[in-house]
Large-subunit ribosomal RNA, domain V from a metagenome, 583 nucleotides, folded computationally.
Rfam family: Bacterial large subunit ribosomal RNA.
Its mean pLDDT, the model's own confidence on a scale to 100, is 85.
The RNAcentral record of the full RNA draws on SILVA.
Context: one part of a larger RNA
RNA sequence: GCCGCGGUUAGACGGAAAGACCCCGUGCACCUUUACUACAACUUUGCAGUGGCGUUAGAGAAUUGAUGUGUAGGAUAGGCGGGAGACUAUGAAGCGGUGGCGCCAGCCAUUGUGGAGUCAACCUUGAAAUACCGCCCUUCGGUUUUUUGACGUCUAACCUAGGCCCGUAAUCCGGGUCGGGGACCCUGCAUGGUGGGUAGUUUGACUGGGGCGGUCGCCUCCCAAAUAGUAACGGAGGCGCGCGAAGAUAGGCUCAGGCUGGUCGGAAAUCAGCCGGUGAGUGCAAUGGCAUAAGCCUGCCUGACUGCGAGACUGACAAGUCGAGCAGAGUCGAAAGACGGUCAUAGUGAUCCGGUGGUUCUGCGUGGAAGGGCCAUCGCUCAACGGAUAAAAGGUACGCCGGGGAUAACAGGCUGAUGACGCCCAAGAGUCCAUAUCGACGGCGUCGUUUGGCACCUCGAUGUCGGCUCAUCACAUCCUGGGGCUGGAGCAGGUCCCAGGGGUUCGGCUGUUCGCCGAUUAAAGUGGUACGUGAGCUGGGUUUAGAACGUCGUGAGACAGUUCGGUCCCUAUCUGCCGUGGC
Repeated sequence: GCCGCGGUUAGACGGAAAGACCCCGUGCACCUUUACUACAACUUUGCAGUGGCGUUAGAGAAUUGAUGUGUAGGAUAGGCGGGAGACUAUGAAGCGGUGGCGCCAGCCAUUGUGGAGUCAACCUUGAAAUACCGCCCUUCGGUUUUUUGACGUCUAACCUAGGCCCGUAAUCCGGGUCGGGGACCCUGCAUGGUGGGUAGUUUGACUGGGGCGGUCGCCUCCCAAAUAGUAACGGAGGCGCGCGAAGAUAGGCUCAGGCUGGUCGGAAAUCAGCCGGUGAGUGCAAUGGCAUAAGCCUGCCUGACUGCGAGACUGACAAGUCGAGCAGAGUCGAAAGACGGUCAUAGUGAUCCGGUGGUUCUGCGUGGAAGGGCCAUCGCUCAACGGAUAAAAGGUACGCCGGGGAUAACAGGCUGAUGACGCCCAAGAGUCCAUAUCGACGGCGUCGUUUGGCACCUCGAUGUCGGCUCAUCACAUCCUGGGGCUGGAGCAGGUCCCAGGGGUUCGGCUGUUCGCCGAUUAAAGUGGUACGUGAGCUGGGUUUAGAACGUCGUGAGACAGUUCGGUCCCUAUCUGCCGUGGC
C1' cells in the first nucleotide's frame, strides 16, 4: 500500500414524516357573542274555519215623545208654509198627590176629585200663535233594526291519554254512545316584536417577521445629486374652508421700523418732521411671487356671465391645468382697454341608484299618460379617500390544507452598538509625591464568550435548557515553576512580565445554568468546540391534547403568571476512530 473481520457512533447539515412553531392565502373547519343577514321557535294584533241567546257600553238609520226664556211684550215666541176655527161627556176649567226639566218665572207627563167649559185673530214684534195640520233644525229620552267592543250563558262546529260497547282472542287505530270542555283551544293567511336555538358569511392593507402602536386622500418645503421625475414606519408643517366683498372696473395712496419733538399719554394709542427699498402686508401652512404693486383706500357695479374654443402643459388610464380668439348680452372707464371670481399652488369623491325643476326628444295599434332620454341641480368622514355589499365582530393549545427559508423563534454567518479585555493622555487620590496602588473628563484598539442589529444557507424538518458520560483546544493562569517593581524589614501580600507540563474536591437547596450555604484543598481558573456531546443516556424545565387557581375577557378563550399529569424510533452502507488477520 491492497483486501478482510469484530467493535464504536464523531461526520455524511444521516433515515423516517412536502415543519405541527412562525408568516402568507381576499384557503377550510368548528366554537363564541350586545358582528351582519336570515330561518325555526315563542309571542302581539287582524281575518277565516266560527254558531245561538241575553246583559251592558258606543255608533248609524227609522219611528215616537219632549226640548228651545236678548229687549219690548199678558209670557220660556226654534225656522218655514197652510190655516179660521180646534179640543171636550172615550170627560173641560179649578183643586190635591207623584215624577221629570228648569236661564226658579214657569213648562210637561201621570193619577184622584170635580163637573161644563178651555184656546185662537185682538195691543206690542224683524218674525204670530203649541187653536189645529205638514216639512225640518238644536238638545234629551223611549221603541225597533243594523253594527262594534266587553261580559255572561247555551250546544251543534271543534277537542277529549274519562267510562262503556263494537270491529276483536288487541293498553294501537277507527266507529258508536254517555260524560267533560267549548266557540275558547287549535290550525291557515297577514302583521309587529323577541330570537347564537339553527344557518350562511364577514372580521382591510402597509409593516426591517407578525401582533400592539402608528398610518392610508389633498397642499407646501427639504431629502432630490442646478430640466422634469424620484423611495423610506426619513425631517418639518398645513387642508376637508372663507368672502356679494375679501369679486369686476376706474381713480388715488405707500409699508414695517428707528430718531427727534409734542396735553393727559406710560416701552407701546393719536400728531408733526427726518431717515428708511422691502425687513411690512397678502383671510388661513409653506414655498415662489408682488412697491408699475398681487399691499391699502374710495366711487360705481355684478364678467362669481350664456354658447364655444385654435393650441399647449401634465398624466398608464381615468382625471387635472392653462388658454389667445369668435358670437351674444353686459359692467367700469373720456379713451386705450380690462372683466368667463379671489397673488398662485390645498378646501375634495368615479360609477350605479334615487329626488327636484326645465325640455320644439321618445312614448309597445292610434291620441294621451306612465316610464325613459337630454339640460340644470341635489343626496356619500363611500376619510381603508380609484370608492368589493344597502347591510358584518371575535376564538382555536381540538385544529386542518396549500405554500414560504420571499418571513420570525434554535444554531451558524456578517456587524460589533452593547459586552469583555488592553493601551494612550493624566485632573486627582495616595501625609509630601500623577504613574507602589487606584485613576475622573476624554481618546485608540483587540476579541467574538453577553444583550442586540441584519434576515444570508436551512420551514419536501439543522431536535431545544439542564444533568450524566466521554472529551479536545485557547490562554486573557486558579494552583504548582521562573522573574521585575513595591507605599517589599520578615511572614503574608499588591501589581506586572514569562510559562498551557500536570492538576483543578465532596455535599445541602433549586429543573436549573447561575447563585447562596456547609466542609475541605496547593488550587477549587476563564472561555471555545452547532451556548461540544439525545442514530450515546436522561427528560426535571420549556413547548400539544386533560384539569385547576389568580387575573383579563359578555363569551369562545387568553396570560416570558402559577399548579398536578403527559409515547424520546432507527438491525451502521460510506468516511473517521479502536482492535485484529491475510497478501